[in-house]
Context: one part of a larger RNA
RNA sequence: UUGGGCGUAAAGGGUUCGUAGGUGGUUUAUUAAGUUUGAUGUGAAAUCCCGAGGCUCAACCUCGGAACUGCAUUGAAAACUGAUAGACUGGAGGAUCGGAGAGGAAAGCGGAAUUUCAGGUGUAGCGGUGGAAUGCGUAGAUAUCUGAAAGAACACCGACAGCGAAGGCAGCUUUCUGGACGACUCCUGACACUGAGGGACGAAAGCGUGGGUAGCGAACAGGAUUAGAUACCCUGGUAGUCCACGCCGUAAACGUUGUGUGCUUGGCCUGGGGGGAUUCAACCCCCUCCGGGUCGGAGCUAACGCAUUAAGCACACCGCCUGGGGACUACGGCCGCAAGGCUAAAACUC
Numbered sequence: 001u002u003g004g005g006c007g008u009a010a011a012g013g014g015u016u017c018g019u020a021g022g023u024g025g026u027u028u029a030u031u032a033a034g035u036u037u038g039a040u041g042u043g044a045a046a047u048c049c050c051g052a053g054g055c056u057c058a059a060c061c062u063c064g065g066a067a068c069u070g071c072a073u074u075g076a077a078a079a080c081u082g083a084u085a086g087a088c089u090g091g092a093g094g095a096u097c098g099g100a101g102a103g104g105a106a107a108g109c110g111g112a113a114u115u116u117c118a119g120g121u122g123u124a125g126c127g128g129u130g131g132a133a134u135g136c137g138u139a140g141a142u143a144u145c146u147g148a149a150a151g152a153a154c155a156c157c158g159a160c161a162g163c164g165a166a167g168g169c170a171g172c173u174u175u176c177u178g179g180a181c182g183a184c185u186c187c188u189g190a191c192a193c194u195g196a197g198g199g200a201c202g203a204a205a206g207c208g209u210g211g212g213u214a215g216c217g218a219a220c221a222g223g224a225u226u227a228g229a230u231a232c233c234c235u236g237g238u239a240g241u242c243c244a245c246g247c248c249g250u251a252a253a254c255g256u257u258g259u260g261u262g263c264u265u266g267g268c269c270u271g272g273g274g275g276g277a278u279u280c281a282a283c284c285c286c287c288u289c290c291g292g293g294u295c296g297g298a299g300c301u302a303a304c305g306c307a308u309u310a311a312g313c314a315c316a317c318c319g320c321c322u323g324g325g326g327a328c329u330a331c332g333g334c335c336g337c338a339a340g341g342c343u344a345a346a347a348c349u350c
Stems, first nucleotide, its partner, number of pairs: 003322004007304002012318001014201004021194003025088007033081002035077008049065006091191001092188003096183003103177007110154001114150008125136002162169002206247006215241002220236004258317006266295011299306002323350003332343004
């Protein structure tokens, strides 16, 4: 609980598409549902309010009035909202041309490094640490050279950069494919915004089936450290990390800031496009549209800070909060193979 709020105090849903619903550009005519106004009927009595009166006063009672903010019928108005019919182009969408990008999917290819294996050279150590030890090594290790195999990740470029709705995306090439942006003002003519339910997507870890396994590495084992050391350090090492298909559906899923639209002084840097100026051309310079940053003005803010990418000024719609703990819990329901997820209390206590 008709209030005030949601960057950091409690509070923006992980993201997006979209159903119902809510909201909706300019203009003409009609209508009269909403709206405004009048009339009539009704709105029991009591109560409440006002004015009188009766009990010696008051409470109480009696009488009169007003009111009962409502409903129905009917008349009028036509600005606004709605409805119907028509028109428009600024919102939205489309066509044409153009360039940018780690946007997505699949296939193929490449080099460096690592490990292992085989061979050569070579000899006593190597490795590791704060120092050591476990470990590896005379059955020839480490080092070094040659060859082979395998898996995973792509140094430099690289950016304070780019792309994507978010999660996220990085070697190179090809194929398929989504979106955004600019130019031209050609077409449609409000086709729009939001979005309860719902659908889809959704890091890592985890789960199922089948593969793969170089490095790393939960668990585990050993060595140290320590009072202890179920840790930090070291030597090993299984799941996992990788691939295919199917689940899970969470996160400090964060800009801790919902989406859309309009308006409101500026400086600088930067990515993409267009135009101008420069005798021509590239750069510099100027204008402009769309992004990414940074610094600051008004304004806002409890302050910190935000500040045309707003946390300023407004509108539309959705989500959410309402003292701390109990409790991202119990119970129930739905979902899941499971792990668990979603929804979500109370007693009690401060």
Model confidence (mean pLDDT): 89 of 100. Predicted 3D model of a 350-nucleotide part of an RNA (small-subunit ribosomal RNA, central domain) from an uncultured prokaryote. The full RNA is in RNAcentral, with records from ENA.